[in-house]
This record gives sequence, C1' cells and structure tokens, in this order.
RNA sequence: GCGGGGCGUACCUAGGGUUCCGCCGCUCCGCGGGCUGGUCCGAGAGGUACAGCGGGCCCGCGACUGCGCGGCCCCGUCCACGGCGGGACAAAAGCCCGGGAGGU
Repeated sequence: GCGGGGCGUACCUAGGGUUCCGCCGCUCCGCGGGCUGGUCCGAGAGGUACAGCGGGCCCGCGACUGCGCGGCCCCGUCCACGGCGGGACAAAAGCCCGGGAGGU
C1' cells in the first nucleotide's frame, strides 16, 4: 500500500423527546406546559436470546486414501478514546451520517 473478514436480528435497558394518553394551568370542549409516568424513538464501543460464521471429536452417505454433504455435542465470535456539524420521524437522543473526522 492492496484485499477479505470481524459490524445480523429480536426483546430489554441507559438515554431521549412530546404524536397520542395522563397530569397541571388558563381567557376552556380549545390553548399552553416535558411535568413523575403510559404509548412512541432507542445503543459499534450496554444486557439477554436466537441466527450466521470458524474450529474440534463422533456418526451416516458419497467418493476414495485427498475430500464433499448432512447430523448431534462442545469451544470460539476478541478489542474498541472519539468530536463539531448535519439528518429523519411529532420531536429529541448514546438513533442515522459513524468502528466516520480526529486521537492513542
């Protein structure tokens, strides 16, 4: 310097705002307020589960002495400091840009 993989999904949480509900107020059937909450959004660097992938013993089939396919079980799936700014949904965010820029 180049290439590949490690970065899947669901549920939950940290967190988030205000579309709806609730609550509070008012000049009241509407308006205003994010206000403990419910609905809602929600983590690469949070949790859990499943899947995927890799490896190993064994079993079965095919082939043949290399190996290919399938099945059960076991192991692994590491590490990870991080803006400003912009974007979407009603709006905001640890969501997306982004394992980015940058730093070590």
Molecule: Guanidine-I riboswitch aptamer
Organism: Pseudonocardia sp.